[in-house]
Context: one part of a larger RNA
RNA sequence: UGACGGGGGCCCGCACAAGCGGUGGAGCAUGUGGUUUAAUUCGAAGCAACGCGCAGAACCUUACCAGGGCUUGAAUGUAGAGGCUGUAUUCAGAGAUGGAUAUUUCCCGCAAGGGACCUCUAACACAGGUGCUGCAUGGCUGUCGUCAGCUCGUGUCGUGAGAUGUUGGGUUAAGUCCCGCAACGAGCGCAACCCCUAUCUUUAGUUGCCAGCACGUUUGGGUGGGCACUCUAGAGAGACUGCCGGUGACAAGCCGGAGGAAGGUGGGGAUGACGUCAAGUCCUCAUGGCCCUUAUGUCCUGGGCUACACACGUGCUACAAUGGCGGUGACAGUGGGAAGCUAGAUGGCGACAUCGUGCUGAUCUCUAAAAGCCGUCUCAGUUCGGAUUGCACUCUGCAACUCGAGUGCAUGAAGGUGGAAUCGCUAGUAAUCGCGGAUCAGCAUGCCGCGGUGAAUACGUUCCCGGGCCUUGUACA
Repeated sequence: UGACGGGGGCCCGCACAAGCGGUGGAGCAUGUGGUUUAAUUCGAAGCAACGCGCAGAACCUUACCAGGGCUUGAAUGUAGAGGCUGUAUUCAGAGAUGGAUAUUUCCCGCAAGGGACCUCUAACACAGGUGCUGCAUGGCUGUCGUCAGCUCGUGUCGUGAGAUGUUGGGUUAAGUCCCGCAACGAGCGCAACCCCUAUCUUUAGUUGCCAGCACGUUUGGGUGGGCACUCUAGAGAGACUGCCGGUGACAAGCCGGAGGAAGGUGGGGAUGACGUCAAGUCCUCAUGGCCCUUAUGUCCUGGGCUACACACGUGCUACAAUGGCGGUGACAGUGGGAAGCUAGAUGGCGACAUCGUGCUGAUCUCUAAAAGCCGUCUCAGUUCGGAUUGCACUCUGCAACUCGAGUGCAUGAAGGUGGAAUCGCUAGUAAUCGCGGAUCAGCAUGCCGCGGUGAAUACGUUCCCGGGCCUUGUACA
C1' cells in the first nucleotide's frame, strides 16, 4: 500500500421488511447429469453452465456410428490430348458411382493462328482437417456494475516503499456540487450531447382523415369536394430549481407552493472507466506451435444426436364457480407478404381442398383474445383437468417406420394449491389476455417484440446478501 475481520462509523441496492404472483408436489415440453449404446458428435459447470452455442437434428444440417467408394481430391499453377462439354434417353447399383446411345461449342480473324469455357490424362508443388492446445494468441463476449470509482503532470512531505491531491464539514443518483485545506491543475468514467415516448405550434395532405356542403342507396368516406380534426413525418417551442415561501453557513442543496401536458434525472433505451476471474470461445472467423496426409481428408446409403431405472434446472397446462360449457358480442398495436399474404364463393363436422379477387402494399391481406350480456352446470375427481391410447383423415416434403405438425370420433391418467427451501416484481410495473416476427418446405409451451385489462405494498434499515467511503486490528501478500 492492499486484502481480510462472526471490529467500528456513515450510506446505497426488490438486499431485508410490507405486499402480489410463482417454483419446489402432478402431467407434459425442453436442457443437463447419470446410465445405456455401434454411435447416443462437441462445447458450456456456483452466482456469471443447465428453453445455453441451436433464429428451428426426418434426408440435408452433422461434426458421431456401421457399411460401400475416392486418393492432386471442391481451389490455384505447369504440360499434353480434345470439343468428348451441355442436353435427352437408358442399363447396373442402397446411393455415391460406373457404362451405353443420339445430338452438339463460343469470341477475334480472309486464313494461319490466338483466346475463353469445359472435360480427360500425367507428374508434382499443394489442397484439406468441426484434429490438439482459449494455460501460446487476435477478435468477440460474460461478470463485479451503469457500481462511482480509476489515474496522471507539476509542487510539497517522507531515507524509502509511498503519501498528499481523492481526506475533512455539508450535499447529491453520482469523485454531483459547495465550503475548507500544501496543494494547484488535468485525463478516463458520472452528467449532458444521441434515439423513442408524453404537450403544443408550423409545413405537407395520399394510399390516411371526414367537421361543414352536395350526391347516391350498395348505408361502406362509397362518390364529388375539403385538409378543420385524427394520423403520418420533417422543422420548431417547451423543464432551467426559471418564479414564490420556508430552511440551510450570505453556499451547494433540501422541503412546500404556483403556473404547466410534463417538476426537480418526466418515463424508457443506447452508452459499460482502470481493472478482476490464466472466466468463455482454436466448433463463427483469424492465427503461432504440434499432429493426420490411400487418412484424423473427402463422397454416399442407412442409423444416431429423439435411447431411459433415475436425479436436477427452466417452462407450459392444471387442480376449478373471480370457474367450465353454449349462445351473443365490442375494441388494438408492432410487424410480415410474390416459389408470398390471400378477400369472397363452394365442398367438408374439421384440419383443409377447389374456384377465384386484390396487393411489389398508410391502398389489398394476415388480424385479436380476455372483458361485457344471456343461459346452463352446483362443489363432484365433476359438464374440472387433459396426459395416455385406438381408429379414420389433412398438410408439408423425393421421403413422416425409427422421428413432423394438425384434425375428427372414441378413451379420460395423475392432479383437490404442493415439505424443507427458494425466485420475480415498486406503476401502466406485477398479474392476466391475446397478436406479430426471426429461423423455417414442414415443425415453438423457447426467443425477440407488440398492444388490451390492470392491482397491492414500502413502518423502517435491527437482521440476511452484495456494494461504496472513512477508520481500526492483523503472526496474511